[in-house]
Source information: The prediction has a mean pLDDT of 84. This is a predicted structure of a 92-nucleotide RNA (c-di-GMP-I riboswitch aptamer) from a Spirochaetales bacterium. It matches the Rfam family "c-di-GMP-I riboswitch aptamer". Its family is annotated with cyclic-di-GMP binding in the Gene Ontology. The sequence was found by an Rfam model in a public genome assembly.
RNA sequence: CGUCGACAAAGGCAAACUUCCCGAAAGGGAAGGACGCAAAGCUAAUGGCCUAAAUCCCGUCGUCGACGGGACAUGGUUGCAGAGCUGCCGCG
Numbered sequence: 001c002g003u004c005g006a007c008a009a010a011g012g013c014a015a016a017c018u019u020c021c022c023g024a025a026a027g028g029g030a031a032g033g034a035c036g037c038a039a040a041g042c043u044a045a046u047g048g049c050c051u052a053a054a055u056c057c058c059g060u061c062g063u064c065g066a067c068g069g070g071a072c073a074u075g076g077u078u079g080c081a082g083a084g085c086u087g088c089c090g091c092g
Stems, first nucleotide, its partner, number of pairs: 001092002004090002012037002017032006035079001041085003046081002048077003055071007
């Protein structure tokens, strides 16, 4: 330096699920637990995906509210991808 990860070593992270907490939800945090991960370390400002409290629209009842439907991210997800930054060991 590498668009590399075969054999190893030291270590690291932790899916599902369970309990508690936060949240309208999606989801998140803590503890337990390991399906997996060589960036499953950080960045949510690009695309995708998830959710829809508030807001807007429509309808019904009714009288300014209730219920139902639709739209919508300002809410999330990097363990969906891309991009940027950083990094252990080994190999070449």